This is a predicted structure of a 75-nucleotide RNA (c-di-GMP-I-GGC riboswitch aptamer). It was read from a public genome assembly, where an Rfam model found it. Rfam family: c-di-GMP-I-GGC riboswitch aptamer. Gene Ontology term of the family: cyclic-di-GMP binding.
[in-house]
RNA sequence: CUCGAUAAAGGCACACCCGGAGUAAUCCGGGGUCGCAAAGCCACGGGUCCUGUCAGGACGGCCAGGCUGCCGCAG
Repeated sequence: CUCGAUAAAGGCACACCCGGAGUAAUCCGGGGUCGCAAAGCCACGGGUCCUGUCAGGACGGCCAGGCUGCCGCAG
C1' cells in the first nucleotide's frame, strides 16, 4: 500500500414508538437495532424530494468525488 477474517475491542443506528422544531421535504433528543469497514466529516458534480414556487430549502443509510480514521487473519 492492498485487503476485510466464522478474530477481538470499540463505534454508528433502518423501520417503528415517545417528545420537540418546520408549510413541507425533513431535522433534533430519547428508546430501538435492520443493517454498516468509513453508515466518520465535507457538499463544488449527478440524482431524488419539498415549497409560502423558480430560487430557496431537504436528503449523504442513492452514485461518483475530496479529507481523515480503529483493528490486523491475509497479500